The part of an RNA shown here (large-subunit ribosomal RNA, domain I) has 596 nucleotides and comes from a Deltaproteobacteria bacterium. Its Rfam family is "Bacterial large subunit ribosomal RNA".
Context: one part of a larger RNA
RNA sequence: GGCGCAGGGUGAAUGCCUUGGUGUCAGGAGGCGAUGAAAGACGUGGCUAGCUGCGAUAAGCCUCGGGGAACCGCUAAGCGGGUUUAGAUCCGGGGAUAUCUGAAUGGGGCAACCCGAUCCGCGUCAUGGCGGAUCAUCUAUUGCUGAAUUCAUAGGCGAUAGAGGCGAACGAAGGGAACUGAAACAUCUAAGUACCUUCAGGAAAAGAAAGCGACAGCGAUUCUCUCAGUAGUGGCGAGCGAAAGGGGAAUAGCCUAAACCGGCUUUGUGUAAUAGCCCGUGAGCGUUGCAGAGCCGGGGUUGAGGGGCUUUAUCGGAGGAGGUUACGGACUCUUCAGAAAGUUACAAAACCUGUGUAUAGCUGAAUCUGCUGGAAAGCAGGGUCGCAGAGGGUGAUAACCCCGUAAGCGAAAUACACAGGACUUUCCGGAUAAAGUACCCAAGUACUGCGGGACACGUGAAAUCCUGCAGGAAUCAAGGGGGACCAUCUUCUAAGGCUAAAUACUACCUGGCAACCGAUAGUGAACAAGUACCGUGAGGGAAAGGUGAAAAGUACUCCGGGAGGAGAGUGAAAUAGUACCUGAAACCGUGUGCCU
Repeated sequence: GGCGCAGGGUGAAUGCCUUGGUGUCAGGAGGCGAUGAAAGACGUGGCUAGCUGCGAUAAGCCUCGGGGAACCGCUAAGCGGGUUUAGAUCCGGGGAUAUCUGAAUGGGGCAACCCGAUCCGCGUCAUGGCGGAUCAUCUAUUGCUGAAUUCAUAGGCGAUAGAGGCGAACGAAGGGAACUGAAACAUCUAAGUACCUUCAGGAAAAGAAAGCGACAGCGAUUCUCUCAGUAGUGGCGAGCGAAAGGGGAAUAGCCUAAACCGGCUUUGUGUAAUAGCCCGUGAGCGUUGCAGAGCCGGGGUUGAGGGGCUUUAUCGGAGGAGGUUACGGACUCUUCAGAAAGUUACAAAACCUGUGUAUAGCUGAAUCUGCUGGAAAGCAGGGUCGCAGAGGGUGAUAACCCCGUAAGCGAAAUACACAGGACUUUCCGGAUAAAGUACCCAAGUACUGCGGGACACGUGAAAUCCUGCAGGAAUCAAGGGGGACCAUCUUCUAAGGCUAAAUACUACCUGGCAACCGAUAGUGAACAAGUACCGUGAGGGAAAGGUGAAAAGUACUCCGGGAGGAGAGUGAAAUAGUACCUGAAACCGUGUGCCU
């Protein structure tokens, strides 16, 4: 030196474990914010570095409930002190306080800082000083003022209300790529995707046919299975790709505009007559009239077209008031009675009672002995409960030891839902039918041409929908559609609006589940993690879990300056000694056998 064996060091794999993650389901909630949010800065403990909590009332204050013996949060002990059966700590409802920054809003500013004004109060002889409140902008409505410029308007100054910012996805709208695919590439595709912007809600959007269909019919919208990778479309390439119909989920329908009537305001016209004051007769009034516009009330809302107006017929509880007046008639308004409906649309708000739910909680069955062992839940033996043998913990594997589980119970306060009351609204107050009339039925609209876009549909034979430019209708004997266009036939009624459910999503809360992970895995993060650290910045971004059942964490002695050890002691175990479970391999010593 090599080979082997033994026993170590180093090292951290592996095994076992789990406080943390991942996925998914159900229920809840679906927002927070000028009553100052989200996110932070700085403080705050007797001693306090970080985390957590809180805010100069600062690990907390008040109150109402729960609970019932200890407590003064965690790393994390200690020192020094306190609180509590007169109910503390703790848990929940409501409230108070809530520095500074931040939409940040008195002005400024390099966020957490600087500097004010007005009023009130404290203090000072007085100034300085201190405390409280108010003071941003925009929008809407409204009041007072008020230029050039007479009226007016702009502007100015107030009052009242609202907005502003943040937030995961889902939604609607306005904009809108490229890589890629086409085996290149330009139409095309990717894709109306990503991304940007605006706006909203717990959902949004859509929605009560100017729809579909086909000679039969259906009857708002939305979602879903199918129809169907069909019909189509397509450098007929790559690709894109319906609809009707059928089966389901869920169902809900309504209000205006106009004609016509009335009132008010305003503009024009009209000035004593064939005007007007509901009609007839008599008396009276004197611009009250007529026409246009606007606002309000009534009316009206449809496709077997509907409505208005006029006339006729039939029916309609009781009372009061009205117009210049008397009588008669008609009309309008209103009260009571009666009837109906309702706060998700069709009008709308607050309240009371009850029930349920949520936000703390409570009750809750049944096991002992022996053996092994450090320890019994193991083994052996004998029992018990079960609407509870889910799960977790306890010194090894426990239905009966503990927490729980099944089942049952519970709220002073706040919130939500439902029911009833009260309340509100509507009808009755007009309705029905027939005839006549041709008054109305959403206009720079429909439609046409040109240019684009959306429709599965790339301009095509290209209908349909939207519209930038130009032109530009009709009112039911009307108008749109039925995939060029025309006729017949058929269907619907645009150019105003509202509308729950079925549908989408999950940052957040609660609960369940898993042939999901188990510390190089699973979140980047099981630990002081978006931390340390890096970067001017946008941004990037770690490593790091395990003594033991219990610290019982090694008193005391010895070596050593210490580190570290040797005894002793604890413990079942110390080769479990905080560099701590197990402790592989590489790598490094030691001892020994054989060989050289």
The sequence was found in a public genome assembly.